The prediction has a mean pLDDT of 81. Transfer RNA from a Candidatus Zhuqueibacterota bacterium, 74 nucleotides, folded computationally. Rfam family: tRNA. The family's RNA type in Rfam is transfer RNA. The organism belongs to Candidatus Zhuqueibacterota, within Bacteria.
RNA sequence: CGGAGCGUGGCGCAGUCCGGUAGCGCACCUGGUUUGGGACCAGGGGGUCGUCCGUUCGAAUCGGAUCGCUCCGA
Numbered sequence: 001c002g003g004a005g006c007g008u009g010g011c012g013c014a015g016u017c018c019g020g021u022a023g024c025g026c027a028c029c030u031g032g033u034u035u036g037g038g039a040c041c042a043g044g045g046g047g048u049c050g051u052c053c054g055u056u057c058g059a060a061u062c063g064g065a066u067c068g069c070u071c072c073g074a
Stems, first nucleotide, its partner, number of pairs: 001073007010026004020057001028044005050066005
C1' cells in the first nucleotide's frame, strides 16, 4: 500500500441477505420462597447498533467516507 472479516446494554451473541423504529443468555436491582445463603419463581432498569454523511415516509439493515481490532497478500 491492496484485500477480507469483525465492531449491537457490564460480558458473550442474535437480528443484516429480503429496510418497518432492538432481542436472547449470563450479570445487576426489587419482591416472594428459605433460619441464612444458594437454587427456584415473579417483576424491573440499562444500548438506539464504532463515528460521520447520504438515500428513504422510515436505516442496526442500503450507498459513501472514516476510526479501531484481527487475518491474508505485496